[in-house]
This record gives sequence, C1' cells and structure tokens, in this order.
RNA sequence: CUAUCCAGAGCGCCCGAGAGACCUGGCUCGUCGACGGCGCGGCAACCGGACCUCAUCACGUCACGGUGCCAAGGCCAGCCCGGUGCAGUGUCAACGAUGACUG
Repeated sequence: CUAUCCAGAGCGCCCGAGAGACCUGGCUCGUCGACGGCGCGGCAACCGGACCUCAUCACGUCACGGUGCCAAGGCCAGCCCGGUGCAGUGUCAACGAUGACUG
C1' cells in the first nucleotide's frame, strides 16, 4: 500500500491461572485444566505450482510448495478523532488480524 475478515477446522502430551489485539463496559471460555508450547491431524484457497484452455487469458479444479487459521460476526459495543443522516439506529471510516507487493 492493497484484498479479505457472518463460513470452516480434532486428538494426545506439557504448563498451571487466567484468557478473549490496547483501554473501558459487557458477555463468554477456564483446575471437568482454559490461554500458551510441542506432536500428529485438519480447515481454507491469499501467493507460487500443476490441470483445464488455441492461449502464457478468464472462470474453474487440485491441494504439491510458501503462509495463515482450527470457541463465540474481528465475541458485542464504546471511549478519543471523525464522515453521512434532523436525530436514534444504521452505515462509512478509524483501529486490529492474515496474505500479496514494496521500502
């Protein structure tokens, strides 16, 4: 900088008290062991690859490689700064996460 973010995805071992991006308010998960780490497995299809194609196109397929992910809509909302709208809601944005590209 850009695309996407309402779907999807298990078991075992270790750890031992909190965790869910920061802050706040909720709500949920957690000694029936969460979160985190390791092993195997899986989900998905952003990038590469292969297939499909007259074509090195497009759509689509595969899941071989590089990531990523595997509670809840980014769990919900708000504060600060906003846009739109008379206003509330809403919506856009902002912030965050992941991929590709670049410095």
This is a predicted structure of a 103-nucleotide RNA (SAM riboswitch aptamer (S box leader)) from Deinococcus phoenicis. Its mean pLDDT, the model's own confidence on a scale to 100, is 82.